[in-house]
RNA sequence: GGGGCCAUAGUUAAAUGGAAUAACGUUAGCUUUGCAAGCUUAAAUUGAGGGUUCGAUUCCCUUUGGCUCCA
Numbered sequence: 001g002g003g004g005c006c007a008u009a010g011u012u013a014a015a016u017g018g019a020a021u022a023a024c025g026u027u028a029g030c031u032u033u034g035c036a037a038g039c040u041u042a043a044a045u046u047g048a049g050g051g052u053u054c055g056a057u058u059c060c061c062u063u064u065g066g067c068u069c070c071a
Base pairs, nucleotide, nucleotide: 001070002069003068004067005066006065007064010024011023012022013021018054026042028040029039030038047063048062049061050060051059
C1' cells in the first nucleotide's frame, strides 16, 4: 500500500427492509427476623456521517476502532 471480517443494553449474543429480543447484571416490590434463592416489575442498546427507500440494525458510499491475509 491492497483485500476480507467484526462493531447492537453495563456484559455476552439474536434479529437478511415493516421500527430491536433474550440471558446474566442493575432498580423497585413481594416473600424472610436477616441473607441467599425464587416470583413480579422498571430502566437501559444498533460505532459516526451521508445516500437509496413510504419505511434501514439490515442495502450503498465514506469514516473511526479492532482482528486477519497478501505485498
Model confidence (mean pLDDT): 82 of 100.
This is a predicted structure of a 71-nucleotide RNA (transfer RNA) from Bacillales bacterium UBA1719.
It matches the Rfam family "tRNA".
It was read from a public genome assembly.